[in-house]
């Protein structure tokens, strides 16, 4: 320095679930609890694929077009700690 995450340490995130007379048409968000898990579970969703939601189309389907969502699906980017 690069690879690689198997020691240690500091610390970080937080899936189901609940709960809010919360927002939303719906996917799903936000806060608050919680702990399945995670070395990038940090950011990026209008300029990568892909799933999800609605709504229009049409030749009705494994289609398109559009609204909106998912970064804990891939993926691009930055980045902590670093024994042996």
């Nucleotide at each position: 320095a690069a690879a690689a995450g198997u020691a240690a340490a500091a610390g970080g995130c937080a899936a189901a679930c609940c709960a809010u007379u919360a927002g939303g048409a719906a996917a799903c968000u936000a806060u608050g609890g919680g702990a399945c898990g995670c070395a990038a579970a940090g950011c990026u969703a209008g300029a990568g694929g892909g799933g999800c939601u609605a709504a229009u189309c049409g030749a009705a389907c494994u289609g398109a077009u559009u609204u909106g969502c998912c970064a804990g699906c891939c993926a691009g980017u930055u980045g902590c700690c670093g024994g042996a």